[in-house]
Molecule: Bacterial RNase P class A
Organism: Arsenicicoccus bolidensis
């Protein structure tokens, strides 16, 4: 200098005018005035986890859903960190829904002869009869029939180990050597997933569990319109079932079983739809030190930072900055002038994650290639 990998930060600034919301103070019959504060890294999607709230929770059984290498972190998680294994990249680094396919069952499209303890289409080999040629006790060629063969060709995502040899009519783990893979055992290392080495075995075992299923672990339900308090309004009528021969209800997936039990259901009619709490101080933020590879944890100091409820957080103008465009000058870096003009988006109980969107600007660490010292 060029090409890349990973991580992080910001995401317009200042001023003026008008406007909106909470709160505090002042004033008023009421309208009002002044001051402080007033969206985000994703406030978003609502996918996962937790706090909080209400209901529930004697016991037994059956379902349903979720998670899935190992060790740690955490309030918890399907998240994060570190490592292992597999795959990709020269590399920095990236990707993986990563338990079990000898418990059982199912499925494997198209192509292909054959798709699971398979399969003779071509080929190769042996035998047979036939035709044909020749130099005719024989040899060659051609198709046909019967059988052998999984080495070779061809199909496929996948064809029942690979290479070399022995063997054979031709072949084949049929046999042998080495290699790969599988299972078992031992030794050593590691908390562990796992790794390294050695021995033995039969010689070879397809894939799929985001198919049923098996194993291990986890899960009560609904959600701030949760829920609590205060105030206020109203009018009942009819029908059906039931009061121990028990309607109905609860055990919030279902069943058994248990418990409560005098009201319950339907139709018509009537009334209300206000206020407060929950609500924002919290697994909180910033800085420093310490422990840890890290995620994270501990201690100290400082800070308070939206709480609307038809739902505030906005608009206009000026200057500056970034971006882009045009004109002029210059060899070029650049200089002067004019114009444009800042993405994605937007709280609604609160946190921790994940995922997704994002104009543009900046910072750090590392890798590869080339050149110079």
């Nucleotide at each position: 200098u060029g090409a890349g990998u990973c991580g992080g930060u910001c995401g317009g600034g200042c001023g003026a005018u008008c406007g909106c919301g909470u709160c505090a103070c002042c004033g008023u019959c009421a309208u009002g005035g002044u001051g402080c504060c007033g969206a985000g890294g994703a406030a978003c999607g609502u996918c996962c986890g937790g706090g909080c709230u209400u209901c529930g929770a004697a016991g037994g059984g059956c379902a349903a859903g979720g998670u899935g290498g190992u060790g740690g972190c955490u309030a918890a998680c399907g998240g994060c960190c570190a490592c292992c294994c597999g795959g990709g990249g020269c590399g920095a680094c990236c990707c993986g829904c990563g338990g079990g396919a000898c418990a059982g069952u199912g499925c494997c499209a198209c192509a292909g002869a054959g798709a699971a303890c398979a399969g003779a289409c071509c080929g190769c080999c042996a035998g047979g009869a036939c035709g044909u040629u020749c130099g005719c006790a024989g040899a060659g060629c051609g198709g046909c029939c019967u059988g052998g063969u999984a080495a070779g060709g061809g199909u496929g995502a996948a064809a029942c180990g690979g290479u070399g040899g022995u063997g054979c009519a031709a072949g084949a783990g049929a046999c042998c050597a080495c290699c790969a893979g599988c299972g078992c055992c031992g030794u050593g290392g590691g908390u562990g997933a796992c790794c390294a080495c050695g021995g033995c075995g039969g010689c070879u075992a397809g894939g799929u569990a985001a198919a049923c299923c098996c194993c291990a672990c986890c899960u009560g339900a609904a959600g701030c319109a949760a829920g609590c308090u205060c105030a206020g309004a109203c009018a009942g009528u009819g029908c059906g079932c039931g009061u121990c021969c028990g309607a109905g209800g609860g055990c919030u997936g279902c069943c058994c079983g248990c418990c409560c039990g005098a009201g319950c259901g339907c139709a018509c009619g009537g009334g209300u739809a206000g206020a407060g709490c929950g609500c924002u101080c919290g697994a909180g933020g910033u800085g420093g030190c310490c422990g840890g590879c890290a995620a994270c944890g501990g201690c100290c100091a400082c800070c308070c930072u939206a709480g609307a409820u038809g739902g505030a957080u906005g608009a206009u103008c000026g200057c500056c900055c970034a971006u882009c465009c045009c004109c002029g000058g210059g060899a070029g870096a650049c200089c002067g002038g004019g114009g444009u003009g800042g993405a994605c988006a937007g709280a609604a109980c609160c946190c921790g994650g994940c995922g997704u969107a994002c104009a543009g600007a900046c910072c750090g660490a590392c890798u590869c290639a080339u050149c110079c010292c």